[in-house]
Context: one part of a larger RNA
This record gives sequence, C1' cells and structure tokens, in this order.
RNA sequence: GGCGUCUGGGGGAUGCCUUGGCACACACAGGCGAUGAAGGACGUAGCACGCUGCGAUAAGCUGCGAGGAGGGGCGAGCACCCGUUGAUCCGCAGAUUUCCGAAUCGGGAAACCGAACCCGCAAGGGUUAUCUCUUCCUGAAUCCAUAGGGAAGAGAAGCGAACCCGGGGAACUGAAACAUCUCAGUACCCGGAGGAAAGGACAUCAAUUGAGACUCCGUCAGUAGUGGCGAGCGAACGCGGAACAGGCCAGUGGUCUUCGUUUAAGAACCGGAACGCUCUGGAAAGAGCGGCCAUAGCGGGUGAUAGCCCCGUACGGGUAGAAAGAGCGAAGAUCCUCGAGUAGGACGGGACACGUGAAAUCCUGUCUGAACACGGGGGGACCACCCUCCAAGCCUAAGUACUCGUGUGUGACCGAUAGCGAACUAGUACCGUGAGGGAAAGGUGAAAAGCACCCCGGCGAGGGGAGUGAAAUAGACCUGAAACCGGACGCCU
Repeated sequence: GGCGUCUGGGGGAUGCCUUGGCACACACAGGCGAUGAAGGACGUAGCACGCUGCGAUAAGCUGCGAGGAGGGGCGAGCACCCGUUGAUCCGCAGAUUUCCGAAUCGGGAAACCGAACCCGCAAGGGUUAUCUCUUCCUGAAUCCAUAGGGAAGAGAAGCGAACCCGGGGAACUGAAACAUCUCAGUACCCGGAGGAAAGGACAUCAAUUGAGACUCCGUCAGUAGUGGCGAGCGAACGCGGAACAGGCCAGUGGUCUUCGUUUAAGAACCGGAACGCUCUGGAAAGAGCGGCCAUAGCGGGUGAUAGCCCCGUACGGGUAGAAAGAGCGAAGAUCCUCGAGUAGGACGGGACACGUGAAAUCCUGUCUGAACACGGGGGGACCACCCUCCAAGCCUAAGUACUCGUGUGUGACCGAUAGCGAACUAGUACCGUGAGGGAAAGGUGAAAAGCACCCCGGCGAGGGGAGUGAAAUAGACCUGAAACCGGACGCCU
C1' cells in the first nucleotide's frame, strides 16, 4: 500500500409522520370607500426583538347573550395581578380608532411642514380641496342680458381576483420567402357596470306546410360557403335539450325606492347511548375471557391498533339584534302619448363564416333624402306574383360566465429537492439605481423527566462518570443509505 471482516467519523438519502399545499363539489358571498377604504408608517405589554392583536380608552373599553374554572396571545421566565360578586375564551351590537394613503385647508422628498376661521377659561373640538347637478345671491366689456364670482344642498372620486359590455388595437407567428390573408379583434391600453353582464318580446325565420322573445348547451358540420380558391377561415335553417314571462308610453298600469306588517331560515352554545378482568409491555387501545350501546362502528386524541376513556358523531334543542328573501298594505319617484334628418340612395370604410364579389342584410364619416297602413320592411343582385312582418321609444326574471373570499365535504392529489415561491420570522433574508428577481430552512421524548452532583479543561469548547428515561449510538436530538476520511484484526506484497 491492497483486499476482507468488524467498528467509528462524516453526510442527510430512505422509511414513517404532517401543522401546509393542490384540485373539485355543494352552499354562501360577490364588494369596500369622504361615517375616510384597500394598503401602510409609527406606536401600544412591568421587563418586549419578530409575528399576532389593538390605537394616546392602544394584546385593549362598554352593553347584551353564551359559558363555568381557570386566566393575563405565539411565549414555555421572573415579578405582579385577575377570576363562582362568574374572569379568560366565544357570539352579536357599540365606543375609541395617532399619522400617511382617493387624501380633500395649503404645501410636500408618503407617514412630514405651515395656515385661516368658528366654539371653548384651558385642554381640546370643528370647518375650509376639486368636479357635476339643483337652488339662491351677486355680476363685466354692454342697456337688457350673458360670461364670471360666491353660498347652500345632493352626488362623484379611490381600491378590488376573474367573469361582462363598450372605445381603441399590435407584432412575433403561419402561409415552409412575402405584400392580400393569418396570428386576431387575440395580447395590451382606456371607459363603464353588475352579482352576474350582455341580449330580449319579431319591420325575425321559414317556404307554399309552418314556427313564434332572448340567452346557453348538443347536433346540423368541418357541411354550405369563403379563400394570393393558398395558408386558412367557417356559418345558418332544422332537430334535441336547459330555462321560461312578458310588459309599458298618462292610469284599476309596469318598474324602482322608502316605510309598515307577517313569515320561514338563522350566532355563540346545550343535551347526547354503551366495559370490565387477566396476560405481555415503559405504557394497552394489542392478545385472551366475559359483557354492553347503536337514528351514534364519520373522524380525531389518549404512553402501540379504543363503537362503549376524552373530544365528538346520529338525533334533538336553543337563538338576540341587524341584514336579506318572500307575501300583503301604504307613500313617493320614474316611464312622456307609437317613434324623420329617420328608412333609402351616392362615395369611403367597417361588421356579417362571406377578402367587392352577382353581394343581399347590419353600422356610418361626407353629401343627400321618402312614404305615412289606400303605407312600409324583408324573403342573398334585380323584377313580378306570393308569403311574412311593422323599423326609426323604453323595461324585463330564469337558464349562462367567473371566484379575491366564507363554510362544509371529497380525493386511484403531494408528503418537505414533493405540494403554493412560502408547512418554519416568506414575498422574508438576499440581489438590483429601478421596474423587478427571489431563496434556504419541518421531526428529542409518552412526559423535559432538557443531564442535580463529581472529574479533566481556560470560572471555556468539548469530554468522562453519575442520574432521568423503554431507549441517551433518543442529549439538540426519529430513522440515519452512498460519496469521502479513520481505527482494530486477518491475509497478501
């Protein structure tokens, strides 16, 4: 030095576990905000770094309810307190709620600086932004007036995951290049609204029979078409389903709002059956023996695997105020009298599956421009006949879309390199001027019983005894693979 066996160090794979995730179903909720939101800053505990809670009344104050022995959050220490005169905790309602933030008295480099006026002895409290609408006052050039100025009242604003409607609107890409075309009316920007939105009660389809608002799904059908007839794009009628609802334009009406009344549901929470002995073991829920309950043998916990030990579960009870739903009644508001600069036409565009085409239909930037039910629109150029409907006013539930969020439940979903980026002080640490990027990190034990005391050592680190424990090679930790590094022994060189 090599090989082998054994035994360690190192490392943290594997197994087991789960407080966290993921997905879905059902139900709910679908908004919050000038009564100051979302989100923050700074404070706040006897001692207090972080998180949580709260706001100078500051881990809290009040009332009502519920509950019944402990409590002063995570947090395990010391100290000091509170509680059967009912605390802590829980539910509902209220009070307080610094400063910033739409931020709104002015300013501003957010959480700061500086004012005026009113009330008050003071401490302190209040008002003062902008825009829109209404009313009132005032009031130029300029007589009337108007613009402008001012006051009062009401409203708005800002935030929020997706879904929805509208206004704008790409390119990469595909066409094996590329320009029409495609991607795509997508991404993105802007405006607006609701719990849904939009649409909606035929100037619709159909085809010689008829149907009967709208929306959504399946089919029709990758059909008919459209298309540098390339790449591609791509219906409708009809049929089958989901759900169904029709109303109003001046009055016995619809819709909305408010008020009153009735009603079901509904908070915390309460009751809630039935087991013992022996054995093994550190521990019984295991095994053996003998019982019991069950409208409850879902699930979780307890020193191993418990229907009958604990929490629960089935079932039953209880429920204030408010909100909301439904019914009824009352009051108010609104809807403005049947639709003309409209239909149609020309030109230019756009939308329709339809790229200008034989191009109907719909929208309209410019210019034009009817009829008036004895009328008008449509039936894919256009004409006739025929059929069908009545535009240019308004409202409308359900079926449909979505999930920031709440509750319950489920999983041939994950189990710490997985599952959310995040099971833990996580959008933290850290990186970046910034927009932004973005981790690692779980497990002693049933119980801290977390090693009193002694020894070595620097009043260390670390270790050796002793003690606890079932176990200490469970001692800062479950198990503890491999790489890598030692030691002992055997063999070989």
The prediction has a mean pLDDT of 83. Large-subunit ribosomal RNA, domain I from Rhizomicrobium sp., 493 nucleotides, folded computationally. The full RNA is in RNAcentral, with records from ENA.